[in-house]
RNA sequence: AAAGGGCAAACCCGCUCGAAAGACGGCGACGCAAAGCGAUGGGCCUAAAGACGUAAGUCAACGGCUGCCACGCUACCGAA
Numbered sequence: 001a002a003a004g005g006g007c008a009a010a011c012c013c014g015c016u017c018g019a020a021a022g023a024c025g026g027c028g029a030c031g032c033a034a035a036g037c038g039a040u041g042g043g044c045c046u047a048a049a050g051a052c053g054u055a056a057g058u059c060a061a062c063g064g065c066u067g068c069c070a071c072g073c074u075a076c077c078g079a080a
Stems, first nucleotide, its partner, number of pairs: 006032002012026003016023002030067001036073003040070003043065003050059003
């Protein structure tokens, strides 16, 4: 640089799960050479339970986000 392909953002839908964040399924493609896997370190999101408060609210993961950054593990093709 090719070839074969892969994943799937936002929006929308749901007799799905959840307090929510979000996940799951469908539609759809913004993009991605690890946008494959893993919550290990940071960061970010939510705040049910709990605590404080007259109240409005505040604090706060044991809940989440790997398509936020790193890190770890694995991986197709082949000019190199």
This is a predicted structure of an 80-nucleotide RNA (c-di-GMP-I riboswitch aptamer) from a soil metagenome. The model forms 95% of the base pairs in the Rfam consensus. The coordinates come from a structure-prediction model, not an experiment, and the mean pLDDT is 87. The sequence is in RNAcentral, with records from MGnify.